The RNA shown here (transfer RNA) has 61 nucleotides and comes from Pelagomonas calceolata. Its mean pLDDT, the model's own confidence on a scale to 100, is 82.
[in-house]
């Protein structure tokens, strides 16, 4: 070591938030702005726990 990317999540709501990008609004076009939409096996395996991105063990990078 978590969406393409930069990041956030106190052991407890449907894993959020920027930024990309797609779509409409708007505009003669475009950008710029509003607004909606996908996109994440939380590096793998395994334990602990009613409950694990979070704790532990191990293992890749």
């Nucleotide at each position: 070591g978590u969406g393409g990317c930069g990041c956030a999540a106190u052991g407890g709501a449907u894993a959020g938030c920027g930024u990309a990008u797609c779509a409409g609004a708007c505009u003669u076009c475009g950008a710029a702005u509003c607004u909606g939409g996908g996109g994440g096996u939380u590096g793998c395996g395994g334990g602990u726990u009613c409950a694990a991105g979070u704790c532990c063990c191990g293992u890749c990078g």
Overview
Its Rfam family is "tRNA". Gene Ontology term of the family: triplet codon-amino acid adaptor activity. The family's RNA type in Rfam is transfer RNA.